The prediction has a mean pLDDT of 85.
The part of an RNA shown here (large-subunit ribosomal RNA, domain VI) has 265 nucleotides and comes from a soil metagenome.
Its Rfam family is "Bacterial large subunit ribosomal RNA".

[in-house]
Context: one part of a larger RNA
RNA sequence: CGUAGGAAGAUUGAGGGGUGUCAUCUCCAGUACGAGAGGACCGAGAUGGCUUGACCGCUGGUGAGCCAGUUGGGGGGCCUCCCCCAGAGCUGGAUAGCUACGUCAAGAAAGGAGAAGUGCUGACCGCAUCUAAGCACGAAGCCGCUCCCAAGAUGAGUCUUCCCGAACGCAUGUCGUUCCAAGGUCCCAGGCAGACGACCUGGUAGAUAGACCACGCAUGCACGCCUGGUAACAGGUGAGUGAAGUGGCCCUAAUGACCGAACGG
Numbered sequence: 001c002g003u004a005g006g007a008a009g010a011u012u013g014a015g016g017g018g019u020g021u022c023a024u025c026u027c028c029a030g031u032a033c034g035a036g037a038g039g040a041c042c043g044a045g046a047u048g049g050c051u052u053g054a055c056c057g058c059u060g061g062u063g064a065g066c067c068a069g070u071u072g073g074g075g076g077g078c079c080u081c082c083c084c085c086a087g088a089g090c091u092g093g094a095u096a097g098c099u100a101c102g103u104c105a106a107g108a109a110a111g112g113a114g115a116a117g118u119g120c121u122g123a124c125c126g127c128a129u130c131u132a133a134g135c136a137c138g139a140a141g142c143c144g145c146u147c148c149c150a151a152g153a154u155g156a157g158u159c160u161u162c163c164c165g166a167a168c169g170c171a172u173g174u175c176g177u178u179c180c181a182a183g184g185u186c187c188c189a190g191g192c193a194g195a196c197g198a199c200c201u202g203g204u205a206g207a208u209a210g211a212c213c214a215c216g217c218a219u220g221c222a223c224g225c226c227u228g229g230u231a232a233c234a235g236g237u238g239a240g241u242g243a244a245g246u247g248g249c250c251c252u253a254a255u256g257a258c259c260g261a262a263c264g265g
Base pairs, nucleotide, nucleotide: 001152005163006162007161008160009159010158011157015149016148017147018146021049022048023047024046025045026044027043033038050107051106052105053104054103055102059100060099061098062097066093067092068091069090070089071086072085073084074083075082076081111143112142117137118136119135120134164264165179166178167177168176169175170173183259184258185257186256187203188202189201190200191199208253209252210251212248213247214246215245217242218241219240225236226235227234228233
């Protein structure tokens, strides 16, 4: 820009793409078959490998602005305590998020046409012949089934819902200008969305982010004081501290600006 009024939401599927796998075990059945040894077809069920997708409740990993311990050096005048540097100094843990080594799901089964092939009926050629007319079966393959995208599918589809007011001017018209409807955009606060656009939530009639509070979770018992001990240290003490989590609460920040029209049949 189009989709012959303007919008919001939900859809159909023309068309396109993906998948398509293998093995073992159990039953059928120690049956059919076979002298025996051995040992099925068909059908039913289970498990596993591999691949793909999704997810983080579990098991783990990571987690550099979380917690603790600790070595050497330096600083806050000294002790205590705290801070800085040394690969994040080193070490032990670890929330959210992201993840696999984790979990879940799928790769299933119908149906159609048919390759090689196997046949039925059957003449040319009184026999024979799957073929010449006709008919049947037949592959991980083809079409479908299944999963994903999809109406710019210009053949532009369908359904539901919403909106269609006012003022001024004069050249009085199917006119011009302005404000504006449903709705939308810029802007702003942000996100589990994201390269940027896009997408999603919110913008005071508000819980969108931060702060604060509560809880969860992590670390593992802070400083100080008291008590005990000669002392190291121990107890009072899941204490103290804290990132991303879940809620609460308008304290801080979401200021503002613009687009959008005459019932088209």